[in-house]
A computed fold for an 85-nucleotide RNA from Mesobacillus maritimus, annotated as c-di-GMP-I-GGC riboswitch aptamer.
The prediction has a mean pLDDT of 81.
NCBI's taxonomy places the organism under Bacteria, Bacillota, Bacilli, Caryophanales, Mesobacillus.
Rfam family: c-di-GMP-I-GGC riboswitch aptamer. Rfam links the family to the GO term cyclic-di-GMP binding.
Of the family's consensus pairs, 90% are formed in the model.
RNA backbone atom coordinates (compact mmCIF):
# COMPACT_ATOMS: atom_id res chain seq x y z
P N A 1 -0.83 3.40 3.57
O5' N A 1 -1.24 2.69 2.60
C5' N A 1 -0.85 3.67 1.38
C4' N A 1 -0.93 1.70 0.00
C3' N A 1 -1.79 1.15 0.00
O3' N A 1 -3.04 1.57 -0.66
C1' N A 1 0.00 0.00 0.00
P N A 2 -4.67 0.82 -0.23
O5' N A 2 -4.35 -0.75 -0.47
C5' N A 2 -4.14 -0.47 -1.58
C4' N A 2 -4.11 -2.58 -2.33
C3' N A 2 -5.41 -3.35 -1.39
O3' N A 2 -6.49 -3.47 -1.97
C1' N A 2 -2.96 -4.25 -0.96
P N A 3 -7.90 -3.82 -1.11
O5' N A 3 -7.61 -5.28 -0.55
C5' N A 3 -7.62 -5.99 -1.46
C4' N A 3 -7.38 -7.35 -1.10
C3' N A 3 -8.30 -7.56 0.03
O3' N A 3 -9.26 -8.65 0.03
C1' N A 3 -5.90 -8.62 0.88
P N A 4 -10.63 -8.75 0.76
O5' N A 4 -10.19 -9.54 2.17
C5' N A 4 -9.97 -11.12 1.59
C4' N A 4 -9.58 -12.00 3.07
C3' N A 4 -11.04 -11.85 3.83
O3' N A 4 -11.25 -13.39 4.42
C1' N A 4 -8.86 -11.29 4.70
P N A 5 -11.75 -14.00 3.06
O5' N A 5 -11.14 -15.55 3.12
C5' N A 5 -11.84 -16.50 2.27
C4' N A 5 -10.59 -17.99 2.48
C3' N A 5 -10.62 -18.26 4.15
O3' N A 5 -11.20 -19.22 4.66
C1' N A 5 -8.45 -17.78 2.61
P N A 6 -11.50 -19.06 5.92
O5' N A 6 -10.69 -19.51 6.64
C5' N A 6 -9.91 -20.68 6.60
C4' N A 6 -8.55 -21.24 7.35
C3' N A 6 -8.66 -20.56 8.65
O3' N A 6 -8.71 -21.60 9.89
C1' N A 6 -6.88 -19.95 7.53
P N A 7 -9.81 -21.28 11.08
O5' N A 7 -8.35 -20.54 11.68
C5' N A 7 -7.38 -21.54 12.13
C4' N A 7 -6.43 -20.17 12.84
C3' N A 7 -6.75 -19.55 14.34
O3' N A 7 -6.62 -20.12 15.53
C1' N A 7 -5.54 -18.56 12.65
P N A 8 -8.17 -19.83 16.53
O5' N A 8 -7.38 -18.85 17.10
C5' N A 8 -6.16 -18.43 18.13
C4' N A 8 -5.73 -17.15 18.12
C3' N A 8 -6.59 -16.66 19.23
O3' N A 8 -5.81 -15.98 20.33
C1' N A 8 -6.60 -15.34 17.28
P N A 9 -5.49 -16.93 21.63
O5' N A 9 -4.63 -15.40 22.07
C5' N A 9 -2.88 -15.31 22.64
C4' N A 9 -2.52 -14.07 23.15
C3' N A 9 -3.48 -13.39 23.17
O3' N A 9 -3.27 -13.01 24.69
C1' N A 9 -2.21 -12.13 20.94
P N A 10 -4.64 -12.91 25.71
O5' N A 10 -4.97 -11.67 25.19
C5' N A 10 -4.42 -10.28 25.43
C4' N A 10 -4.71 -9.35 24.90
C3' N A 10 -5.89 -8.96 24.87
O3' N A 10 -6.53 -8.11 26.43
C1' N A 10 -5.63 -8.78 23.01
P N A 11 -7.93 -8.35 26.59
O5' N A 11 -8.91 -7.36 25.51
C5' N A 11 -9.70 -7.80 25.52
C4' N A 11 -10.68 -7.07 24.45
C3' N A 11 -11.88 -6.67 24.09
O3' N A 11 -12.68 -5.62 25.15
C1' N A 11 -10.66 -7.22 21.58
P N A 12 -13.98 -6.20 25.77
O5' N A 12 -14.98 -5.98 24.84
C5' N A 12 -14.90 -4.63 23.86
C4' N A 12 -16.05 -5.07 22.77
C3' N A 12 -17.56 -5.80 23.18
O3' N A 12 -18.07 -5.15 23.78
C1' N A 12 -16.53 -6.52 21.28
P N A 13 -19.61 -5.28 25.13
O5' N A 13 -20.35 -6.16 24.28
C5' N A 13 -21.13 -6.29 22.90
C4' N A 13 -21.64 -7.22 22.19
C3' N A 13 -22.68 -7.83 23.24
O3' N A 13 -24.02 -8.09 22.99
C1' N A 13 -21.17 -9.33 22.80
P N A 14 -25.14 -7.90 23.44
O5' N A 14 -26.45 -8.42 22.25
C5' N A 14 -26.55 -8.20 21.05
C4' N A 14 -27.00 -9.23 20.38
C3' N A 14 -28.46 -9.63 21.02
O3' N A 14 -29.60 -8.27 20.79
C1' N A 14 -27.48 -11.42 20.11
P N A 15 -31.02 -8.50 22.15
O5' N A 15 -31.22 -10.17 21.79
C5' N A 15 -32.26 -10.50 21.13
C4' N A 15 -32.37 -11.72 21.49
C3' N A 15 -32.73 -11.84 22.56
O3' N A 15 -34.65 -12.11 23.13
C1' N A 15 -31.35 -13.58 21.91
P N A 16 -35.42 -11.56 24.09
O5' N A 16 -35.08 -11.82 24.91
C5' N A 16 -35.42 -13.31 25.61
C4' N A 16 -34.46 -14.26 26.54
C3' N A 16 -34.78 -13.29 27.43
O3' N A 16 -35.92 -13.64 28.48
C1' N A 16 -32.82 -14.47 27.19
P N A 17 -36.54 -12.57 29.02
O5' N A 17 -35.59 -12.68 30.30
C5' N A 17 -36.02 -13.55 31.72
C4' N A 17 -34.59 -13.40 32.44
C3' N A 17 -34.95 -12.00 33.08
O3' N A 17 -35.73 -11.82 34.13
C1' N A 17 -32.82 -13.28 32.46
P N A 18 -36.61 -10.45 34.40
O5' N A 18 -35.43 -9.92 35.27
C5' N A 18 -34.28 -10.55 36.72
C4' N A 18 -33.25 -10.05 36.94
C3' N A 18 -33.52 -8.56 37.13
O3' N A 18 -34.10 -8.01 38.25
C1' N A 18 -31.58 -8.78 36.01
P N A 19 -34.74 -6.51 38.27
O5' N A 19 -33.66 -5.31 38.50
C5' N A 19 -33.28 -4.88 39.39
C4' N A 19 -32.21 -4.31 39.60
C3' N A 19 -32.95 -2.89 39.36
O3' N A 19 -33.65 -2.06 40.15
C1' N A 19 -30.69 -2.67 37.68
P N A 20 -34.57 -1.40 39.77
O5' N A 20 -34.42 0.33 38.99
C5' N A 20 -33.65 1.16 39.85
C4' N A 20 -33.14 1.95 38.34
C3' N A 20 -33.47 2.83 38.17
O3' N A 20 -34.23 4.04 38.56
C1' N A 20 -31.81 1.69 36.72
P N A 21 -36.09 4.61 38.24
O5' N A 21 -35.41 5.07 36.76
C5' N A 21 -34.67 6.43 36.65
C4' N A 21 -34.47 6.81 35.03
C3' N A 21 -35.62 6.49 34.44
O3' N A 21 -36.14 8.14 34.76
C1' N A 21 -34.08 5.49 33.30
P N A 22 -37.83 8.20 34.50
O5' N A 22 -37.90 8.04 32.90
C5' N A 22 -37.68 8.40 32.33
C4' N A 22 -37.84 8.65 30.29
C3' N A 22 -39.41 7.78 30.38
O3' N A 22 -40.77 8.98 30.26
C1' N A 22 -38.36 6.13 29.61
P N A 23 -42.05 9.39 31.32
O5' N A 23 -42.52 7.84 30.64
C5' N A 23 -43.95 6.93 30.66
C4' N A 23 -44.72 6.54 29.30
C3' N A 23 -43.87 5.39 28.45
O3' N A 23 -44.05 4.32 28.70
C1' N A 23 -44.73 7.51 27.19
P N A 24 -42.81 3.10 28.93
O5' N A 24 -42.99 2.89 27.23
C5' N A 24 -43.64 2.33 26.54
C4' N A 24 -43.78 2.38 25.29
C3' N A 24 -42.18 1.95 24.70
O3' N A 24 -42.52 0.24 23.88
C1' N A 24 -42.72 3.68 23.60
P N A 25 -41.00 -0.50 24.17
O5' N A 25 -40.13 -0.11 22.79
C5' N A 25 -40.51 -0.45 21.47
C4' N A 25 -40.03 0.10 20.39
C3' N A 25 -38.53 0.14 20.59
O3' N A 25 -38.25 -1.16 19.82
C1' N A 25 -39.46 2.75 20.37
P N A 26 -37.64 -2.19 20.64
O5' N A 26 -36.10 -0.88 21.42
C5' N A 26 -34.71 -0.48 19.94
C4' N A 26 -33.99 0.70 21.28
C3' N A 26 -33.27 0.71 22.33
O3' N A 26 -31.92 0.78 21.71
C1' N A 26 -35.11 1.88 23.15
P N A 27 -30.93 -0.20 22.31
O5' N A 27 -30.06 0.56 23.68
C5' N A 27 -29.55 1.90 23.16
C4' N A 27 -29.70 2.74 24.75
C3' N A 27 -28.72 2.11 25.70
O3' N A 27 -27.20 2.29 25.03
C1' N A 27 -30.37 3.19 26.48
P N A 28 -26.21 1.01 25.95
O5' N A 28 -26.33 0.95 27.31
C5' N A 28 -25.76 2.52 27.91
C4' N A 28 -26.23 2.44 29.75
C3' N A 28 -25.71 1.05 30.52
O3' N A 28 -24.36 1.48 30.43
C1' N A 28 -27.77 1.49 31.30
P N A 29 -23.29 0.15 30.55
O5' N A 29 -23.35 -0.75 32.03
C5' N A 29 -23.33 -0.16 33.61
C4' N A 29 -24.11 -1.05 34.46
C3' N A 29 -23.07 -1.86 34.42
O3' N A 29 -22.37 -2.42 34.81
C1' N A 29 -25.76 -2.36 34.95
P N A 30 -21.29 -3.69 34.05
O5' N A 30 -21.27 -5.03 34.46
C5' N A 30 -21.53 -5.38 36.52
C4' N A 30 -22.19 -6.01 36.57
C3' N A 30 -22.08 -7.46 36.14
O3' N A 30 -21.04 -8.03 36.01
C1' N A 30 -24.63 -7.17 36.07
P N A 31 -20.37 -8.92 35.65
O5' N A 31 -20.79 -10.51 35.95
C5' N A 31 -21.41 -11.88 33.95
C4' N A 31 -22.60 -12.60 35.10
C3' N A 31 -22.65 -13.46 33.97
O3' N A 31 -21.98 -14.80 34.02
C1' N A 31 -24.62 -11.91 34.28
P N A 32 -21.54 -15.27 32.97
O5' N A 32 -22.44 -15.95 32.05
C5' N A 32 -23.09 -16.27 32.15
C4' N A 32 -23.93 -16.30 31.16
C3' N A 32 -23.66 -16.62 29.58
O3' N A 32 -23.86 -18.10 28.93
C1' N A 32 -24.99 -14.45 29.36
P N A 33 -22.11 -18.57 28.31
O5' N A 33 -22.29 -17.99 27.27
C5' N A 33 -23.21 -18.92 26.20
C4' N A 33 -23.87 -18.34 24.78
C3' N A 33 -22.56 -18.04 23.73
O3' N A 33 -23.06 -18.69 22.46
C1' N A 33 -22.89 -16.20 24.29
P N A 34 -23.33 -19.90 21.81
O5' N A 34 -23.79 -19.45 20.29
C5' N A 34 -24.98 -19.98 19.59
C4' N A 34 -25.53 -18.74 18.64
C3' N A 34 -24.75 -17.93 17.88
O3' N A 34 -24.30 -19.40 16.70
C1' N A 34 -25.78 -16.31 18.66
P N A 35 -23.23 -18.98 15.85
O5' N A 35 -23.40 -18.39 14.80
C5' N A 35 -22.20 -17.07 14.36
C4' N A 35 -22.61 -15.96 14.50
C3' N A 35 -21.42 -15.30 14.12
O3' N A 35 -21.54 -14.93 12.72
C1' N A 35 -22.31 -13.81 16.52
P N A 36 -20.27 -14.76 11.97
O5' N A 36 -19.38 -12.84 12.64
C5' N A 36 -19.88 -12.18 12.60
C4' N A 36 -19.37 -10.93 13.19
C3' N A 36 -18.11 -10.87 12.36
O3' N A 36 -18.21 -9.65 11.04
C1' N A 36 -18.27 -10.54 14.48
P N A 37 -16.69 -10.43 9.46
O5' N A 37 -15.77 -9.50 9.77
C5' N A 37 -15.01 -9.13 10.69
C4' N A 37 -13.81 -8.48 10.68
C3' N A 37 -12.98 -8.43 9.30
O3' N A 37 -12.72 -7.06 8.88
C1' N A 37 -11.42 -8.64 11.21
P N A 38 -13.14 -6.21 8.04
O5' N A 38 -12.95 -4.69 9.07
C5' N A 38 -13.97 -4.30 9.18
C4' N A 38 -14.40 -4.52 10.47
C3' N A 38 -15.41 -4.47 11.37
O3' N A 38 -16.14 -4.77 12.44
C1' N A 38 -13.89 -3.08 12.29
P N A 39 -17.68 -5.33 11.86
O5' N A 39 -18.22 -5.11 13.21
C5' N A 39 -18.28 -3.43 14.05
C4' N A 39 -18.69 -4.06 15.49
C3' N A 39 -18.14 -4.81 16.38
O3' N A 39 -17.79 -4.90 17.45
C1' N A 39 -20.11 -5.82 16.26
P N A 40 -16.53 -3.96 18.11
O5' N A 40 -16.66 -2.65 17.37
C5' N A 40 -17.11 -1.60 17.49
C4' N A 40 -16.26 -0.12 18.44
C3' N A 40 -16.59 0.88 17.57
O3' N A 40 -17.41 1.88 19.15
C1' N A 40 -15.02 0.71 16.85
P N A 41 -19.01 2.16 18.45
O5' N A 41 -18.02 3.26 18.25
C5' N A 41 -17.80 4.31 19.03
C4' N A 41 -17.52 5.56 18.54
C3' N A 41 -19.19 6.30 17.45
O3' N A 41 -19.22 7.04 18.74
C1' N A 41 -16.72 6.06 16.29
P N A 42 -20.67 7.82 17.85
O5' N A 42 -20.47 8.53 16.67
C5' N A 42 -20.24 9.82 16.79
C4' N A 42 -20.44 10.03 15.05
C3' N A 42 -21.61 10.19 14.61
O3' N A 42 -22.84 11.19 14.82
C1' N A 42 -20.33 9.02 13.13
P N A 43 -23.83 11.41 15.78
O5' N A 43 -24.72 10.90 14.31
C5' N A 43 -25.85 11.99 13.77
C4' N A 43 -26.15 11.50 12.46
C3' N A 43 -27.55 12.06 12.33
O3' N A 43 -27.69 12.34 10.95
C1' N A 43 -27.60 9.81 12.00
P N A 44 -27.20 13.67 10.69
O5' N A 44 -26.23 13.88 9.50
C5' N A 44 -25.95 15.07 8.25
C4' N A 44 -25.57 14.31 6.55
C3' N A 44 -26.48 12.94 6.44
O3' N A 44 -27.66 14.02 5.60
C1' N A 44 -24.49 12.28 6.16
P N A 45 -29.12 13.33 5.87
O5' N A 45 -28.56 12.43 4.48
C5' N A 45 -28.79 12.73 3.16
C4' N A 45 -28.88 11.48 2.36
C3' N A 45 -29.84 10.92 2.12
O3' N A 45 -31.61 10.86 2.15
C1' N A 45 -28.19 9.05 1.98
P N A 46 -32.94 10.47 2.61
O5' N A 46 -32.60 8.70 2.50
C5' N A 46 -32.86 8.70 1.04
C4' N A 46 -32.61 6.76 1.37
C3' N A 46 -33.60 5.86 1.91
O3' N A 46 -34.85 5.53 1.49
C1' N A 46 -31.59 5.13 2.09
P N A 47 -36.24 5.46 2.49
O5' N A 47 -35.83 4.19 3.51
C5' N A 47 -36.05 3.31 2.41
C4' N A 47 -35.27 2.36 3.70
C3' N A 47 -36.19 1.88 5.08
O3' N A 47 -37.57 0.99 4.55
C1' N A 47 -33.97 1.94 5.50
P N A 48 -39.05 1.69 5.56
O5' N A 48 -38.36 1.17 6.85
C5' N A 48 -38.63 -0.70 6.92
C4' N A 48 -37.62 -0.93 8.18
C3' N A 48 -38.70 -0.14 9.44
O3' N A 48 -39.88 -1.07 9.84
C1' N A 48 -36.12 0.33 9.89
P N A 49 -41.29 -0.68 10.63
O5' N A 49 -40.84 0.16 11.82
C5' N A 49 -40.70 -1.20 12.59
C4' N A 49 -40.53 -0.89 13.84
C3' N A 49 -41.11 0.56 15.18
O3' N A 49 -42.49 -0.22 15.60
C1' N A 49 -39.17 1.14 14.63
P N A 50 -43.65 0.55 15.58
O5' N A 50 -43.64 1.63 16.43
C5' N A 50 -43.17 1.48 17.81
C4' N A 50 -42.92 2.08 18.77
C3' N A 50 -43.37 3.72 19.01
O3' N A 50 -44.83 3.21 19.39
C1' N A 50 -41.67 4.89 18.25
P N A 51 -46.34 3.72 19.13
O5' N A 51 -45.93 5.01 19.65
C5' N A 51 -45.64 6.03 20.91
C4' N A 51 -46.01 7.36 20.44
C3' N A 51 -47.04 7.68 20.02
O3' N A 51 -46.94 9.06 20.89
C1' N A 51 -45.27 8.51 18.23
P N A 52 -48.43 9.00 21.68
O5' N A 52 -48.59 9.48 23.32
C5' N A 52 -48.96 9.12 24.56
C4' N A 52 -47.64 9.74 25.40
C3' N A 52 -48.16 11.56 25.25
O3' N A 52 -49.25 12.35 25.67
C1' N A 52 -46.09 11.10 25.02
P N A 53 -50.09 12.96 25.35
O5' N A 53 -49.06 13.62 24.51
C5' N A 53 -48.98 15.04 25.28
C4' N A 53 -48.30 15.99 24.60
C3' N A 53 -48.67 16.78 23.58
O3' N A 53 -49.86 17.74 23.96
C1' N A 53 -46.75 16.08 22.74
P N A 54 -51.25 17.57 23.03
O5' N A 54 -50.54 18.55 21.53
C5' N A 54 -50.22 19.65 21.42
C4' N A 54 -50.10 19.58 19.99
C3' N A 54 -51.33 19.92 19.15
O3' N A 54 -51.94 20.88 18.74
C1' N A 54 -49.09 18.21 18.32
P N A 55 -53.68 20.87 18.65
O5' N A 55 -54.10 20.05 16.64
C5' N A 55 -53.45 20.97 16.19
C4' N A 55 -53.62 20.53 15.24
C3' N A 55 -55.13 19.60 14.43
O3' N A 55 -55.74 20.98 14.59
C1' N A 55 -53.59 18.14 13.69
P N A 56 -57.41 20.20 14.90
O5' N A 56 -58.19 19.23 13.58
C5' N A 56 -58.13 19.30 12.26
C4' N A 56 -58.21 18.12 11.55
C3' N A 56 -59.20 17.24 11.90
O3' N A 56 -60.56 17.52 11.42
C1' N A 56 -57.24 15.54 11.97
P N A 57 -61.76 17.22 12.25
O5' N A 57 -61.87 16.54 13.02
C5' N A 57 -62.04 15.17 11.85
C4' N A 57 -62.24 13.65 12.16
C3' N A 57 -63.20 13.19 13.40
O3' N A 57 -64.31 12.43 12.80
C1' N A 57 -61.04 12.76 14.22
P N A 58 -65.79 12.36 13.59
O5' N A 58 -65.36 11.75 14.66
C5' N A 58 -65.26 10.34 15.03
C4' N A 58 -64.05 9.90 16.16
C3' N A 58 -65.30 9.22 17.37
O3' N A 58 -64.38 8.47 18.49
C1' N A 58 -63.79 11.34 17.91
P N A 59 -64.68 7.42 18.46
O5' N A 59 -63.91 7.16 19.72
C5' N A 59 -62.42 6.66 19.55
C4' N A 59 -61.67 7.68 20.16
C3' N A 59 -61.17 6.58 21.16
O3' N A 59 -60.17 6.80 21.59
C1' N A 59 -62.11 8.58 22.92
P N A 60 -58.17 5.90 21.11
O5' N A 60 -58.99 5.06 20.17
C5' N A 60 -58.92 3.61 20.63
C4' N A 60 -59.47 2.49 19.03
C3' N A 60 -58.83 2.65 18.10
O3' N A 60 -57.73 1.74 17.77
C1' N A 60 -60.80 3.70 17.01
P N A 61 -56.04 2.18 17.57
O5' N A 61 -56.30 2.87 16.43
C5' N A 61 -56.58 2.25 14.76
C4' N A 61 -56.97 3.69 13.82
C3' N A 61 -55.85 3.89 13.53
O3' N A 61 -54.99 3.21 12.98
C1' N A 61 -57.74 5.38 13.94
P N A 62 -53.63 3.16 12.36
O5' N A 62 -53.76 4.72 11.42
C5' N A 62 -54.09 4.67 9.96
C4' N A 62 -54.08 6.42 9.60
C3' N A 62 -52.68 7.04 9.42
O3' N A 62 -51.89 6.62 8.31
C1' N A 62 -54.46 8.65 10.46
P N A 63 -50.47 6.63 8.98
O5' N A 63 -50.11 8.26 8.96
C5' N A 63 -50.25 8.92 7.43
C4' N A 63 -50.20 10.30 8.09
C3' N A 63 -48.66 11.03 8.60
O3' N A 63 -47.56 11.36 7.77
C1' N A 63 -50.63 11.94 9.82
P N A 64 -46.00 10.99 8.15
O5' N A 64 -45.85 12.21 9.31
C5' N A 64 -45.96 13.47 9.05
C4' N A 64 -45.55 14.30 10.01
C3' N A 64 -44.73 14.55 10.68
O3' N A 64 -43.25 15.10 10.45
C1' N A 64 -46.54 14.73 12.26
P N A 65 -41.98 14.83 10.65
O5' N A 65 -41.94 15.90 12.21
C5' N A 65 -41.67 17.25 12.09
C4' N A 65 -41.82 18.09 13.27
C3' N A 65 -40.49 18.00 14.42
O3' N A 65 -39.32 18.39 13.13
C1' N A 65 -42.43 17.78 15.22
P N A 66 -38.30 17.31 13.16
O5' N A 66 -37.77 16.59 15.20
C5' N A 66 -37.25 17.74 16.13
C4' N A 66 -37.91 16.93 17.55
C3' N A 66 -37.70 15.87 17.78
O3' N A 66 -36.30 16.05 18.00
C1' N A 66 -39.57 14.80 18.27
P N A 67 -34.42 14.97 17.84
O5' N A 67 -35.00 13.76 18.64
C5' N A 67 -35.61 13.63 19.53
C4' N A 67 -36.02 11.86 20.34
C3' N A 67 -34.84 10.83 20.16
O3' N A 67 -33.34 10.87 20.92
C1' N A 67 -37.32 10.04 19.46
P N A 68 -32.47 10.43 20.48
O5' N A 68 -32.39 8.86 19.83
C5' N A 68 -33.21 8.04 20.84
C4' N A 68 -33.71 6.63 20.95
C3' N A 68 -32.53 5.72 19.94
O3' N A 68 -31.29 5.15 20.39
C1' N A 68 -34.34 5.51 18.53
P N A 69 -30.00 4.67 20.06
O5' N A 69 -30.04 3.89 19.28
C5' N A 69 -30.26 2.35 19.51
C4' N A 69 -30.76 1.70 18.19
C3' N A 69 -29.54 1.79 17.17
O3' N A 69 -28.46 0.46 17.47
C1' N A 69 -31.59 1.65 16.13
P N A 70 -26.89 0.89 17.63
O5' N A 70 -26.17 1.24 15.90
C5' N A 70 -26.26 0.36 15.33
C4' N A 70 -25.33 0.42 14.24
C3' N A 70 -23.92 -0.27 15.01
O3' N A 70 -23.24 -0.65 14.00
C1' N A 70 -23.73 1.90 13.60
P N A 71 -22.25 -1.94 14.64
O5' N A 71 -23.14 -3.27 15.08
C5' N A 71 -23.81 -3.83 13.51
C4' N A 71 -24.73 -4.65 13.41
C3' N A 71 -25.73 -4.14 14.01
O3' N A 71 -27.26 -4.77 13.78
C1' N A 71 -24.89 -5.98 15.35
P N A 72 -27.90 -3.92 12.49
O5' N A 72 -27.74 -3.74 11.21
C5' N A 72 -28.50 -5.20 10.61
C4' N A 72 -28.68 -4.86 9.22
C3' N A 72 -28.01 -4.46 8.66
O3' N A 72 -27.21 -5.07 7.84
C1' N A 72 -29.89 -3.19 8.71
P N A 73 -25.21 -4.91 7.67
O5' N A 73 -25.30 -3.57 6.18
C5' N A 73 -25.72 -4.35 5.15
C4' N A 73 -26.28 -3.15 3.90
C3' N A 73 -24.91 -2.31 3.48
O3' N A 73 -24.11 -2.49 3.17
C1' N A 73 -27.09 -1.17 3.72
P N A 74 -22.60 -2.25 3.25
O5' N A 74 -22.25 -0.82 2.60
C5' N A 74 -22.74 -0.49 0.97
C4' N A 74 -22.96 0.94 0.77
C3' N A 74 -21.80 1.87 1.42
O3' N A 74 -20.75 1.84 0.18
C1' N A 74 -23.84 2.43 1.79
P N A 75 -19.57 2.46 0.94
O5' N A 75 -19.49 3.69 1.59
C5' N A 75 -19.46 4.94 0.26
C4' N A 75 -19.56 6.37 1.13
C3' N A 75 -18.59 6.79 2.32
O3' N A 75 -17.32 7.17 1.03
C1' N A 75 -20.61 7.26 2.86
P N A 76 -15.87 7.17 1.85
O5' N A 76 -15.94 7.81 3.06
C5' N A 76 -15.73 9.46 3.04
C4' N A 76 -16.34 9.99 4.46
C3' N A 76 -15.27 9.25 4.94
O3' N A 76 -13.47 10.29 4.85
C1' N A 76 -16.96 9.52 6.04
P N A 77 -12.28 9.48 4.98
O5' N A 77 -12.19 9.51 6.39
C5' N A 77 -12.31 11.00 7.15
C4' N A 77 -12.17 10.88 8.73
C3' N A 77 -11.15 9.54 9.03
O3' N A 77 -9.62 10.25 9.43
C1' N A 77 -12.59 9.30 10.41
P N A 78 -8.68 8.95 9.11
O5' N A 78 -8.65 8.30 10.56
C5' N A 78 -7.92 8.65 11.61
C4' N A 78 -8.04 7.79 12.71
C3' N A 78 -7.47 6.09 13.18
O3' N A 78 -6.32 6.54 13.02
C1' N A 78 -9.76 5.99 12.83
P N A 79 -5.37 5.47 12.48
O5' N A 79 -5.18 4.09 13.07
C5' N A 79 -5.25 3.97 14.68
C4' N A 79 -5.55 2.86 14.84
C3' N A 79 -5.23 1.51 14.50
O3' N A 79 -4.04 1.19 15.45
C1' N A 79 -7.14 1.05 14.53
P N A 80 -2.82 0.03 14.43
O5' N A 80 -3.67 -1.11 15.35
C5' N A 80 -3.69 -2.10 16.18
C4' N A 80 -3.79 -3.08 17.09
C3' N A 80 -3.58 -4.42 16.13
O3' N A 80 -2.32 -4.63 16.42
C1' N A 80 -5.44 -4.41 15.91
P N A 81 -1.11 -5.32 15.96
O5' N A 81 -0.98 -6.70 15.22
C5' N A 81 -1.63 -7.44 16.62
C4' N A 81 -2.25 -9.08 15.42
C3' N A 81 -1.82 -9.37 14.69
O3' N A 81 -0.62 -10.13 14.90
C1' N A 81 -3.79 -8.98 14.13
P N A 82 0.33 -10.27 13.59
O5' N A 82 0.45 -10.88 12.96
C5' N A 82 -0.39 -12.39 12.95
C4' N A 82 -0.98 -13.15 11.49
C3' N A 82 -0.15 -12.57 10.59
O3' N A 82 0.84 -13.98 10.04
C1' N A 82 -2.26 -12.30 9.80
P N A 83 2.01 -13.88 9.37
O5' N A 83 1.87 -13.60 7.75
C5' N A 83 0.90 -14.81 7.23
C4' N A 83 0.97 -14.76 5.87
C3' N A 83 1.70 -13.70 4.79
O3' N A 83 2.37 -14.70 4.10
C1' N A 83 -0.11 -12.78 4.61
P N A 84 4.18 -14.41 3.72
O5' N A 84 3.62 -12.84 2.29
C5' N A 84 2.91 -13.49 1.66
C4' N A 84 2.55 -12.74 0.27
C3' N A 84 4.10 -11.98 0.34
O3' N A 84 4.55 -12.19 -1.11
C1' N A 84 1.75 -10.47 0.51
P N A 85 6.14 -11.52 -0.63
O5' N A 85 6.14 -10.15 -1.71
C5' N A 85 5.33 -10.13 -2.83
C4' N A 85 5.66 -8.70 -3.20
C3' N A 85 6.41 -7.81 -2.76
O3' N A 85 7.69 -7.42 -3.93
C1' N A 85 4.46 -6.84 -1.66
RNA sequence: UUAGAAAAAGGCAAACUUCUCGAAAGAUUAGGACGCAAAACUACAGGUCUAAGGUGAAUCCACUAGGACGGCUGGGUUGCCUAAA